[in-house]
Context: one part of a larger RNA
RNA sequence: CGCAGGAAAUUUGAGAAGGGCUGUCCUUAGUACGAGAGGACCGGGACGGACGAACCUCUGGUGUGUCAGUUGUACUGCCAAGUGCACCGCUGAUUAGCUACGUUCGGAUGGGAUAACCGCUGAAAGCAUCUAAGCGGGAAGCUCGCUUCAAGAUGAGAUUUCCACCCACCACGAGUGGGGAAGGCCCCCAGCCAGACCACUGGGUUGAUAGGCCGGAUGUGGAAGACAGGACUAACGACUGUUGAAGCUGACCGGUACUAAUAGGCCAACGA
Numbered sequence: 001c002g003c004a005g006g007a008a009a010u011u012u013g014a015g016a017a018g019g020g021c022u023g024u025c026c027u028u029a030g031u032a033c034g035a036g037a038g039g040a041c042c043g044g045g046a047c048g049g050a051c052g053a054a055c056c057u058c059u060g061g062u063g064u065g066u067c068a069g070u071u072g073u074a075c076u077g078c079c080a081a082g083u084g085c086a087c088c089g090c091u092g093a094u095u096a097g098c099u100a101c102g103u104u105c106g107g108a109u110g111g112g113a114u115a116a117c118c119g120c121u122g123a124a125a126g127c128a129u130c131u132a133a134g135c136g137g138g139a140a141g142c143u144c145g146c147u148u149c150a151a152g153a154u155g156a157g158a159u160u161u162c163c164a165c166c167c168a169c170c171a172c173g174a175g176u177g178g179g180g181a182a183g184g185c186c187c188c189c190a191g192c193c194a195g196a197c198c199a200c201u202g203g204g205u206u207g208a209u210a211g212g213c214c215g216g217a218u219g220u221g222g223a224a225g226a227c228a229g230g231a232c233u234a235a236c237g238a239c240u241g242u243u244g245a246a247g248c249u250g251a252c253c254g255g256u257a258c259u260a261a262u263a264g265g266c267c268a269a270c271g272a
Stems, first nucleotide, its partner, number of pairs: 001152001005163007015149004021049007033038001051106005059100004065094006071086006110144003117137004165179005180270001183267004187204005209260003212256005219248002225243005
């Protein structure tokens, strides 16, 4: 831009894509078959491999967020306590998120038409013949079925709901201009349901959208200070214990307008 008024939702499915894999073992059955050796079809069941999808409960990974320990150095006047830098300085754990090495699931069952092939009836051709008329069976293949996209499918589909006025001018027409409807956009705050941007999603004070604050789950692992002990030491100190499931944390969950979403602007049918 189109889909002959303008919108908001929900859809149909022409068409397209994906998927379709396979093994071992048990049983039927040491049966049918076979002199024996050997050894089934058909059917039922169990467990796998590779591949794929989703997810994070478990097991792991990561986790420049969080907690703790620790080395060197500089600084906060010193002690103590801290902070900066050193690959996040190094090390040990770890929430959320993302993940596989983890978990769950999938390939199907079934219908239709067929290929090679196997048949029934049956003439031409008194026989025979699956074929000439007619009628069946038959594949991991085709098609439907399963999953996803899909009306720019210009053949532009369907359903439901909402809006459908006024004023001025005029060459009186499907005219021009102005206001405004439903609705939408800009703008703003955010997003761990989204994301390169855009888009999408949730909000914008009639508000819990994000931050802050409060509480909790979680993680770390016993804070500072005070008191006491104290191998070693001349002494201090390091260190240990108590206060004390402490302190810190808060990607998760809930609450709370304290802060920021202010103020505003624009588009838009009006009908042959």